[in-house]
RNA sequence: GCACCGUACUCGGGGUGCUUUCCACCGAUGGCAGGAGGCUGAGAAAUACCCGUAAAACCUGAACAGGGUAAUUCCUGCGAAGGGAAAGUAUCGCACCUUUCUG
Numbered sequence: 001g002c003a004c005c006g007u008a009c010u011c012g013g014g015g016u017g018c019u020u021u022c023c024a025c026c027g028a029u030g031g032c033a034g035g036a037g038g039c040u041g042a043g044a045a046a047u048a049c050c051c052g053u054a055a056a057a058c059c060u061g062a063a064c065a066g067g068g069u070a071a072u073u074c075c076u077g078c079g080a081a082g083g084g085a086a087a088g089u090a091u092c093g094c095a096c097c098u099u100u101c102u103g
Base pairs, nucleotide, nucleotide: 001094002093006092007090008089009088010087011052012051013050014049016046017039018038019037020036021035022034025031026030058083059082060081064077065076066075067074
């Protein structure tokens, strides 16, 4: 000093699906609150996790296309697409300068 690198805190943005079973309820070939498991994932309701413009966090297209699965917004494409939070503090850190010491 805050241009660079990161961290912490404040602030802001975001998602929460599929499935088995137990139990309760309902307008019942089904739907659904809650409990316990399984799948993917950072995260599937958390005091968590991820992201904040150099934006693939996340949303839209989308009841999309191809593949795969017990099943799914599981994987890939679409995608240089269209949108998307457009902050602050730090005597933490980093950078630079000066001086001194040591080799």
Predicted 3D model of a 103-nucleotide RNA (TPP riboswitch aptamer (THI element)) from uncultured Flavihumibacter sp. Lineage of the source: Bacteria > Pseudomonadati > Bacteroidota > Chitinophagales > Flavihumibacter. Rfam family: TPP riboswitch aptamer (THI element). The literature on the family includes a 2002 paper in J Biol Chem by Rodionov et al., "Comparative genomics of thiamin biosynthesis in procaryotes. New genes and regulatory mechanisms". Gene Ontology term of the family: thiamine pyrophosphate binding. The model forms 95% of the base pairs in the Rfam consensus.